[in-house]
RNA sequence: CUUAUGAAGAAAGGUGGAGGGAUAGGCCCUACGAAACCUUGGCAACCUAACUAAUUCAAUUUAGGAAAGGUGCCAAAUCCAAUUUCGGUGAAAACUGAGAAACGAUAAG
Repeated sequence: CUUAUGAAGAAAGGUGGAGGGAUAGGCCCUACGAAACCUUGGCAACCUAACUAAUUCAAUUUAGGAAAGGUGCCAAAUCCAAUUUCGGUGAAAACUGAGAAACGAUAAG
């Protein structure tokens, strides 16, 4: 950089000792113990994949596929929002419903 995915799912213990949830907003979590590290456990099914079925002379291809291997993840919708389109309320500021994107995240290339 490209493509795919995001309202599902899954935590205990030890060390540690004040921050954390990407972001100058909001709203939350946290001394009934934050981050980080370690151990064990779990979730999921992106990649790999034993194996199964169909197809083929065969190779292949297609559909499934144990959760064994590589990652990832285990508060809250990607926690909400941000930019934009259409609508509702309002004198306005603003609030609000729905959609699309951006940012960020993960996987594969």
Molecule: SAM riboswitch aptamer (S box leader)
Organism: marine sediment metagenome